[in-house]
RNA sequence: CGAGUCGGCUGGGCGGCCGCGUGCCGGCCCUUCGUCAGGAGGUGACCGGUCCGAGGAACGUCCGGACUCCACAGGGCAGGGUGCUGGGUAACGCCCAGUCGGGGUGACCCGCAGGAAAGUGCCACAGAAAACAGACCGCCUCGGCCCGGCUCCGGCCGGCCGGGGUAAGGGUGAAACGGUGCGGUAAGAGCGCACCAGCGCCCGGGGUGACCCGGGCGGCUCGGCAAACCCCACCCGGAGCAAGGCCAAGUUUGGGGAGGACGGCCCGUCCAUAUCCCCGGGUAGGCCGCUGGAGCCGGCGGGCAACCGCCGGCCGAGAGGGAUGGCCGCCCAGGGCGCGUCAGCGCCCGGACAGAAUCCGGCGUACAGGCCGGCUCGCCAC
Numbered sequence: 001c002g003a004g005u006c007g008g009c010u011g012g013g014c015g016g017c018c019g020c021g022u023g024c025c026g027g028c029c030c031u032u033c034g035u036c037a038g039g040a041g042g043u044g045a046c047c048g049g050u051c052c053g054a055g056g057a058a059c060g061u062c063c064g065g066a067c068u069c070c071a072c073a074g075g076g077c078a079g080g081g082u083g084c085u086g087g088g089u090a091a092c093g094c095c096c097a098g099u100c101g102g103g104g105u106g107a108c109c110c111g112c113a114g115g116a117a118a119g120u121g122c123c124a125c126a127g128a129a130a131a132c133a134g135a136c137c138g139c140c141u142c143g144g145c146c147c148g149g150c151u152c153c154g155g156c157c158g159g160c161c162g163g164g165g166u167a168a169g170g171g172u173g174a175a176a177c178g179g180u181g182c183g184g185u186a187a188g189a190g191c192g193c194a195c196c197a198g199c200g201c202c203c204g205g206g207g208u209g210a211c212c213c214g215g216g217c218g219g220c221u222c223g224g225c226a227a228a229c230c231c232c233a234c235c236c237g238g239a240g241c242a243a244g245g246c247c248a249a250g251u252u253u254g255g256g257g258a259g260g261a262c263g264g265c266c267c268g269u270c271c272a273u274a275u276c277c278c279c280g281g282g283u284a285g286g287c288c289g290c291u292g293g294a295g296c297c298g299g300c301g302g303g304c305a306a307c308c309g310c311c312g313g314c315c316g317a318g319a320g321g322g323a324u325g326g327c328c329g330c331c332c333a334g335g336g337c338g339c340g341u342c343a344g345c346g347c348c349c350g351g352a353c354a355g356a357a358u359c360c361g362g363c364g365u366a367c368a369g370g371c372c373g374g375c376u377c378g379c380c381a382c
Stems, first nucleotide, its partner, number of pairs: 001378010012331007020053002023050005028044001029042005055353001059364002062362005067240004079236005084098005099113001100111004114231002119229002121225003136170002138166008147158004178196006197221001199218008244288004254279005259271004295314008332351001334349006
C1' cells in the first nucleotide's frame, strides 16, 4: 500500500424567529366564607413567565420477568417448551467461557449439537438390491442335450437348459453392509494376517465438566432421518395497565323510613309507591396505578469474560385526540458540475431508519453516513 476479519462509539453543531405538550408561578374567571382588610378552594380549550420534553433501535411484539387480578391441598395424566458442558442472571429460547463437528491459507466465522444396539415408521428418482439383507450383468462349478467347431479319438473350446457357490469387477444413487496390500481359493470372501478407519469394553493420565491424550482386548463392521411418532432429563396455572383500585352526578331498578286504612296511641296486618329523605350496587365523569428504577455516570476491587460488590454523585418524557415541529443564516460530514497555473476556487444539491403510551432484560429487523481500535493474509521498501 492492497485485500480481509472482529469489536466499540456516533446518529449533525451553533445562533435567531415562530409554534406544540405536561408540571410549577402569576394574572383573568368562577364558587364560598367574611368582622368588607382579605382568606380558602376550584377551573380553563384563555394570557404571560419558567423548567423539562423520544431512540439506538422508542419498531416487530418473537422470548423472559416485575406488577395486578382470577384460580390453586398434594401427587399424577394430558398439553406446550427447552435440549453439548460450566458459569452469569430476577428470569430466558439471552449472554460469557469452553468442548465437539463443519468452513476458511489465516485473523475468524457457522451449528434447531440429548437418544437411531427401547419400539414403530419413512428413505423420492435411478438401481438387481434402500436394511433381520439380497443377486441384474459378471466370475466359478456340477448335471443334461437327439446343438455346433476342432481333434493325435484321450478329449478341448463354445452354445442352450437346469442346480449350486460367490460378491472380486461393472453399473445406479445423497447413501450400497469397512479401506489398502499379501496370503488363500474352483472362483471368491475378515476366510487368515499386517497397517489404517470405525464401534464396544477395560486400564492409566489430565479436566469441575462436556471432552481430550495414551495403552490393551474383542467380534471383525452395526446405514441415514427424531425440523417423523416416540424415549430420556429439566421447565411451565390463566389473563393482561382496556391489568386493577378509589370517589361518584342524573335516570331506571332494589331495600328501608316518612304516607293511607283498621276509632286514637304502640305492635301487627293490608294498600300505595305519586312526592320527599336515607342506604346499596352501578353508569357518565374524575382520581390513582404512572414512572426513582434488576436506574444512569465516575472511581476502586473480584472475575479470562458475561457479570458482581463497595463508595461517591445525578434525576433524564409521562400524554390520553395523543406534544417533541417548521423557517432562515453560518459551520461540519458527503455528492455533482464548471474553471484551473493541479496549490485550490466558485455554484448547486444535501443529513438515513424511524418516533414513547405500565416498566424492565434480551432477540430479530431497518438505517444516509462518520470516527476509533485489535488482529490476519499478500506485495514492496528499509